[in-house]
RNA sequence: GGGCGGGUAGCUCAAUGGGGAGAGCGUCCGGUUUGCACCCGGAAGGUUGCGGGUUCAAGUCCCGUCCUGUCCA
Repeated sequence: GGGCGGGUAGCUCAAUGGGGAGAGCGUCCGGUUUGCACCCGGAAGGUUGCGGGUUCAAGUCCCGUCCUGUCCA
C1' cells in the first nucleotide's frame, strides 16, 4: 500500500428485503428476607465511530474518512 470482517447502552452482542433502536449482564429503585444473597417487578442509560449523499423514511443503501482484527505484498 491492497483485499475481507468489525465499530450500536457501562460490558458482551442482536436488529429478516430500508419502516416502532432492543436483549442478557451491570447500575439504581421497589417487592421478598430478621438482614444479605438468590429470585420477582420496574426505571434510568444511545451523536448506531465521524462527515456527507440518496430517500417520505437510513443501524441498514452510496461516497469519503478514522480506529480495530485478519490475510497478501